[in-house]
Molecule: SAM riboswitch aptamer (S box leader)
Organism: Desulfuromusa sp.
RNA sequence: UCUUUAUCCAGAGUGGUGGAGGGAGAAGGCCCUUUGAAGCCACGGCAACCGACUUUUCUUGCAACAGAAAAAGAUCGGUGCCAAUUCCUGCCUUGAUGUCGAUUGACUCAAGGACAGAUGGGGA
Numbered sequence: 001u002c003u004u005u006a007u008c009c010a011g012a013g014u015g016g017u018g019g020a021g022g023g024a025g026a027a028g029g030c031c032c033u034u035u036g037a038a039g040c041c042a043c044g045g046c047a048a049c050c051g052a053c054u055u056u057u058c059u060u061g062c063a064a065c066a067g068a069a070a071a072a073g074a075u076c077g078g079u080g081c082c083a084a085u086u087c088c089u090g091c092c093u094u095g096a097u098g099u100c101g102a103u104u105g106a107c108u109c110a111a112g113g114a115c116a117g118a119u120g121g122g123g124a
Stems, first nucleotide, its partner, number of pairs: 001124008013043005021032003027089003044082003049078004053073005058067002086116001091113006098107003
């Protein structure tokens, strides 16, 4: 980098440094930010994706120190994450008793789906 798969309305921040931007991306909206943005460092925390471990359950068996899966724990390790739903919309479909216009439209709202993205696991 490509591919596949699971998840994405929950949760969790202080200090130092830095000095003007930031919220992936075109656009629109909205928001954060000199009461200090991004980045970097330290410490702290959240979570439970992966490995280990522990406990419980299950299976075979006369007998589990065997086997496999599920659940729980958050102890160790690998990541990840710590404003706002992936901040919201954008593309497609459906619905409305909605608004405007008057005819094939535009807008608003709601639901579903796709695309894109993020993170983890598997594969190349």